[in-house]
RNA sequence: GCCUUCUUAACUCAGACGGAAGAGUAUUUGCAUGGUAAGCAAAAAGUCGUCGGUUCAAAUCCGACAGGAGGCU
Numbered sequence: 001g002c003c004u005u006c007u008u009a010a011c012u013c014a015g016a017c018g019g020a021a022g023a024g025u026a027u028u029u030g031c032a033u034g035g036u037a038a039g040c041a042a043a044a045a046g047u048c049g050u051c052g053g054u055u056c057a058a059a060u061c062c063g064a065c066a067g068g069a070g071g072c073u
Base pairs, nucleotide, nucleotide: 001072002071003070004069005068006067007066010025011024012023013022019056027043028042029041030040031039049065050064051063052062053061
């Protein structure tokens, strides 16, 4: 230098073909207990890496850039 692939909640990850985001763990609150842990219930948490493009509509398609992983010379 070139090629492939990944980037979504605090963490680990889902989200075939575009209709608008979810799980587990963690956190917070409540229930329960003589009390704590476990257990049960609920809540909060996301400009979907950034910037542009296409479209009535983009996490999803296209381009550039940034970062991670792998490969080739």

Record summary: The prediction has a mean pLDDT of 82. Transfer RNA from Golenkinia longispicula, 73 nucleotides, folded computationally. The RNAcentral record of the sequence draws on ENA. It matches the Rfam family "tRNA". The family's RNA type in Rfam is transfer RNA. The source organism's lineage runs through Eukaryota, Viridiplantae, core chlorophytes, Chlorophyceae and Golenkinia.